[in-house]
RNA sequence: GCAAACCCGUCGAAAGACGGUGACGCAGAGCUACGGGGCUACCGCGACGAGGUCGCUAUGUCCGCCGGGCCGCCA
Numbered sequence: 001g002c003a004a005a006c007c008c009g010u011c012g013a014a015a016g017a018c019g020g021u022g023a024c025g026c027a028g029a030g031c032u033a034c035g036g037g038g039c040u041a042c043c044g045c046g047a048c049g050a051g052g053u054c055g056c057u058a059u060g061u062c063c064g065c066c067g068g069g070c071c072g073c074c075a
Base pairs, nucleotide, nucleotide: 001026002025007020008019009018010017011016024064028071030070031069032068034067035066036065037062038061039060044056045055046054047053048052
């Protein structure tokens, strides 16, 4: 310097994001969704005999999961 979780509000189908509060931690816990991995499953597909449930699925999402790229600090 940054700011986890809990709580409150807004957006969202959700994951989650943003803001407030608050500090778990972080010597880059800065930016980036490029690669890997995780999360969610609206839409879609399939099944069950069915105004639902289950399974699959990312275009969604996580940079405080790992790596890469960019930028930065100390000795």
c-di-GMP-I riboswitch aptamer from a marine sediment metagenome, 75 nucleotides, folded computationally. Its mean pLDDT, the model's own confidence on a scale to 100, is 89. The RNAcentral record of the sequence draws on MGnify.